[in-house]
Context: one part of a larger RNA
RNA sequence: AACGAACGCUGGCGGCAGGCUUAACACAUGCAAGUCGAACGCCCCGCAAGGGGAGUGGCAGACGGGUGAGUAACGCGUGGGAAUCUACCUAGUUCUACGGAACAACAGUUGGAAACGACUGCUAAUACCGUAUACGCCCUACGGGGGAAAGAUUUAUCGGAAUUAGAUGAGCCCGCGUAAGAUUAGCUAGUUGGUGGGGUAAUGGCCUACCAAGGCGACGAUCUUUAGCUGGUCUGAGAGGAUGAUCAGCCACACUGGGACUGAGACACGGCCCAGACUCCUACGGGAGGCAGCAGUGGGGAAUAUUGGACAAUGGGCGCAAGCCUGAUCCAGCCAUGCCGCGUGAGUGAUGAAGGCCUUAGGGUUGUAAAGCUCUUUCAGUAGGGAAGAUAAUGACGGUACCUACAGAAGAAGCCCCGGCUAACUUCGCGCCAGCAGCCGCGGUAAUACGAAGGGGGCUAGCGUUGUUC
Repeated sequence: AACGAACGCUGGCGGCAGGCUUAACACAUGCAAGUCGAACGCCCCGCAAGGGGAGUGGCAGACGGGUGAGUAACGCGUGGGAAUCUACCUAGUUCUACGGAACAACAGUUGGAAACGACUGCUAAUACCGUAUACGCCCUACGGGGGAAAGAUUUAUCGGAAUUAGAUGAGCCCGCGUAAGAUUAGCUAGUUGGUGGGGUAAUGGCCUACCAAGGCGACGAUCUUUAGCUGGUCUGAGAGGAUGAUCAGCCACACUGGGACUGAGACACGGCCCAGACUCCUACGGGAGGCAGCAGUGGGGAAUAUUGGACAAUGGGCGCAAGCCUGAUCCAGCCAUGCCGCGUGAGUGAUGAAGGCCUUAGGGUUGUAAAGCUCUUUCAGUAGGGAAGAUAAUGACGGUACCUACAGAAGAAGCCCCGGCUAACUUCGCGCCAGCAGCCGCGGUAAUACGAAGGGGGCUAGCGUUGUUC
């Protein structure tokens, strides 16, 4: 000097920021991801217009938000590379023809305590399947072979298929850099390389069969410990050292472990399956759950906030749109946690009042300090007005910020220290006791070092202490 701090004493206002560093401990409750009737059939309300409901279907749930357990690694940073994919978006080219069979919903029967099913029958589609066509596309032994689509309505639009290019995003490879320990010296069998095959969007021992016997290592392999990385942050004249909260980029994780499905994209926080631990329901047959989302609870801890408002703005998802959803976000609440600003009054006022303290008893000091007199009204208060943020409409914040008026010095100062380092001194009490202390050291009868008082010094809505870093 600094801090995501804590503790003690104290505490007026505002602006801006920050707020579980510990148990990646367990979680009651509510909310945090839906949307589309301009894809489709059905049911309900209604005279109709229209509205509502579950289901099929589409897009989205891979974003946004949280956390740092794991990871010493191509994880991250930086600079390169080739063997790749990319929904929505943009630009271009070419198509959008003809048919078919089902399954939900629904109806009936039925099982179960529930969760949830079973059977029979009916039905639509932008759901599913076939045929045709194929500029370009894919495979090819260059003969040939393969492959598509979906319609809707308010008639102007929204769509659909194939393909090319772009944009965006992502996967992969490499050089260099990236903690400690040698009281860890040898490590390695898919191990290192090759050939054939498989697999992937794609390269590759990624996997497999065969062949060869390699590969790494004192320039520190292997092992152990610790740790998310970076832009940055703190300190320092710098070099460096320490650090990685908030904000931003990347990575990893989502009760623990494993697995795939769907999909352009996941091996998926609020999806699925299996195993495990835990909790809950049960009619004991069986089921349900996952706050490291926002609030909140218990626990741990020196310690860290409201079960708030709004989608008004910004952004996201869906939708032609109207709009719906959005604990992202924007705001408000709590906390001197920090930084910054302001106030707690100003001028005058000597008989240097009273009181306190000291005293050589003369006086000195507190001290222009107070009182008194003359003023001002910041902030807070009361009343009135009242925004910008919003392009036409729409304002949670909020009757907020701000402006005006009114009243009255009125409502607003503490904390630490005074032996030296180190700015600041006396008296009383105690008597190696009680105590102080960062170091040196004070205290055993005159203690500027303990306790109190008077006085003084420092900082100030804070001041000290403790902890940590330089």